[in-house]
RNA sequence: AUUAAAAAGCAGCCGAGACCCAUGCUCAGCACGGGUGCGGGGGACCCACAAUUGGGGCGUAUUCCUUGGUACACGAAAGGAUAGGACACUUUCAAGUCCGAGCCCGUCAGCUAACCUCGUAGGCAUUUGAAAGGGCAACU
Numbered sequence: 001a002u003u004a005a006a007a008a009g010c011a012g013c014c015g016a017g018a019c020c021c022a023u024g025c026u027c028a029g030c031a032c033g034g035g036u037g038c039g040g041g042g043g044a045c046c047c048a049c050a051a052u053u054g055g056g057g058c059g060u061a062u063u064c065c066u067u068g069g070u071a072c073a074c075g076a077a078a079g080g081a082u083a084g085g086a087c088a089c090u091u092u093c094a095a096g097u098c099c100g101a102g103c104c105c106g107u108c109a110g111c112u113a114a115c116c117u118c119g120u121a122g123g124c125a126u127u128u129g130a131a132a133g134g135g136c137a138a139c140u
Base pairs, nucleotide, nucleotide: 005140009136010135012124013123014122018036019035020034021033023031024030025029037120038119039118040117041116042115047110054108055105056104057103058102063081064080065079066078067077084099085098086097087096089133090132091131092130093129094128095127
């Protein structure tokens, strides 16, 4: 140094939101651009659908009930539930905890090959048990 065995221990989460290459200058930072990967939208035949109250997209975030103040309808706000979603290497089971929002297009879009186009942010800090299956690995 290599190979084998065993092994203390280690691994961040939601989300598509990561990586590479150049250019410039107030130069290790910022600005702008290109590409790869990932994600979204538009867009034929065929198929599907009627439409009117507009309709549609991203997203887990859909639906219902109570209160309200009232002549009725409608509605802010509050509370409760619920479709659905998340919980730390992955999957399954069980228990437990939390979320169940928001934003956009602008009268317009079903599916949809070719094609066209957009984004590549932001926010956080770990739940326990059992079973199965992997990755890295000091010392020996």